This is a predicted structure of an 81-nucleotide RNA (c-di-GMP-I riboswitch aptamer) from a marine sediment metagenome.
Formats: sequence, C1' cells, structure tokens
RNA sequence: AAAGGGCAAACCACUCGAAAGGGUGGGGCGCAAAGCUAAAGGGCCUUCCCCGCCGAUGCGGAAAGGCAGCCAGUUGCCGAA
Repeated sequence: AAAGGGCAAACCACUCGAAAGGGUGGGGCGCAAAGCUAAAGGGCCUUCCCCGCCGAUGCGGAAAGGCAGCCAGUUGCCGAA
C1' cells in the first nucleotide's frame, strides 16, 4: 500500500417458528476477520412448556430457544508497481 475478489444492515417477497429469531431471493447500511465458536464465560432478546400470584385471556419469575453485525475466545487470505 494498488488491483481483483469476499461478506451483507434496514427494508421487501416467500417460508420455518409460540416468540425472539432463522432460511432463500431481491437490496446495500456498513465490515479487514461482518470467518468459526451460543453445552468455556459475560451481555442482550424472547417466553411454547414450567413455577408463583391473581377473578383473569393478566402480572412476575425462568432457557433447555435465540443474537457471533455487543464483549470475548479461536483460526486466518491476497498483497502489484
């Protein structure tokens, strides 16, 4: 420190899911690890089931469900003149 190449937020369509959220296609806000790890840890989100309260379809609690584009851990590409 060039060029080529990579990933893909919001949003939209279809789809899976109780939800959070995921998948596929479009899209492109951004990203030098926006690769991988959620049963190593912190954090955050959700609440079908479960527990408590309640007159209650309500409230509270609670991951075994999720998020790696929150922190962290871990591996690692090209590099011209």

Its mean pLDDT, the model's own confidence on a scale to 100, is 83. The sequence is in RNAcentral, with records from MGnify. Rfam family: c-di-GMP-I riboswitch aptamer. Gene Ontology term of the family: cyclic-di-GMP binding. About the family: GEMM was predicted in a large-scale screen for bacterial structured RNA regulatory elements.